[in-house]
The part of an RNA shown here (large-subunit ribosomal RNA, domain VI) has 253 nucleotides and comes from Euglena mutabilis. RNAcentral holds the full RNA, with entries from ENA and SILVA. It matches the Rfam family "Bacterial large subunit ribosomal RNA". Clan: LSU clan. Gene Ontology terms of the family: ribosome and structural constituent of ribosome. The gene name in the source record is rrn23.

Context: one part of a larger RNA
Parts: sequence; C1' cells; structure tokens
RNA sequence: CGUUAGAGCAUUGAGAGGAUCUUUCCUUAGUACGAGAGGACCGGGAAGGAUGUACCGCUGUUGUACCGGUUUUCACACCAGUGGAAAAUGCCGGGUAGUCAAGUAUAGAGUGGAUAACUGCUGAAUGCAUAUAAGUAGGAAGCCCACCUCAAGAUGAGUGCUCUUUUAGAUCAUGACUAGACCAGUCGUUUAAUAGGUAUCAAGUGUAAGAGGAGUAAUUUUUUUAGCUGAGAUAUACUAGUAGAUCAAAAGU
Repeated sequence: CGUUAGAGCAUUGAGAGGAUCUUUCCUUAGUACGAGAGGACCGGGAAGGAUGUACCGCUGUUGUACCGGUUUUCACACCAGUGGAAAAUGCCGGGUAGUCAAGUAUAGAGUGGAUAACUGCUGAAUGCAUAUAAGUAGGAAGCCCACCUCAAGAUGAGUGCUCUUUUAGAUCAUGACUAGACCAGUCGUUUAAUAGGUAUCAAGUGUAAGAGGAGUAAUUUUUUUAGCUGAGAUAUACUAGUAGAUCAAAAGU
C1' cells in the first nucleotide's frame, strides 16, 4: 500500500514446513521346523540409545565486583578501618536472578487408503494350461491421509461475532521489558505500580565495624546466626513519566 467505512476479537485451511528412527531383554517357546546341531514367524510386555521440542521445581554450569578469605604494593598523617592497582575479576571459597545441560518433562500413538517389486482366486481367447483378457484378493521404513507448527498478499486477498451508527486513528515524544544489533515487537504515561527509590520478605555470604573480656603476643571470645547484599516477591506515589508535536478520514470510478 492492498484487501473498498473504520476498529477489536475469533476462525476456515489452499498451501508450506517438521516429524517418521532404532537396539536389547522377557514371554509366546526350547514350541513350529529339523536326524541332530540348531531354532523361528505372528502376538504380548519391559528397559534403553540417538534426535526434536519445552522448562529451571530437583542435580549442577556460568554468574567481571553479591558476600567472604588472602598476597604484593600505593593512598587516606599514623594504629585500626577502608579504597585503588596487580592483562583487562590479582588470586582463592561460595553464589540470587537470568542463561544453559550433564538436569527434568515430553514426542515419534494407525486393524486407515491407494500402490511397487512380488504372491494369489476364478477364468477364457487356445475343451488343457494360464494371477488377466471380463471379474476379483493381498502386498513396503516408500506415496496419500492421520500427528505437530505456520498459514487469507490464498491479489482467487475467505468466514463469523462485537463496537462506532455516519462514523478515526496513527506516529513522534516519554517510563520501560516477557522483546531486542538497529528497526521492529510488547506494556505503561497521574483515571498511574512503568522504572527508580524506600519498607518488609525470599535468597546469598557467613558472625561486620566499634566497644568490653582473655592472652606478652599472634590470636581468641561476648555483644551477634551478625553485618552487607545485582537482577527475585509483595507493598508504597517519595522521584520521573502529567506537557506537547506531526501526519491523517468522512465511502464508488
């Protein structure tokens, strides 16, 4: 831009894509078959492998400054306590959200249809024979359905419901994130929980500083399961979003 008034929601499915996998064991049954050795079809059940998809409750990974420890060095006059640098986290022990797999869940479910090679039944031409000429039956992980996803720009532009009832919204701006390279998408803009802050909680780290006690001291102990804390949950208008700008209709050709 189109789909022929403009919006919102829900649908049909032309068509497209995906998937389709496989092993072992138990049983049927040491049965059928076979002199024996050996050893099934068909059917039933169980456990796996690989692959796909989704998720983070569990097990874990990462988690670049969330917590703690620690070495060298510099600074804050000194002690104490902190902060900076140490190849882009100095090193080490942990770790929330998010992310991910090695974790969890789940999928490949058909007594369907038409067939291939192939195998039949009845059966003439050709008194026999012949699966074929008339007629008729089977038969594959393959084909078509069935299963999952997308799907009306399917310009062949479909359908239904609702709203406006003669009609208008969109973009920018602005606060953001389930989204994201940008764009786009999604949500919010005071008639407000959108982000930040704050409070409480969860969760992490692991018992802060200061002071008192013990010890010559290193250190230890009490206050103290403290102190601190990114992303999580709930609440709360304290801060910001409150203002505005631009484009654009009123129906066919």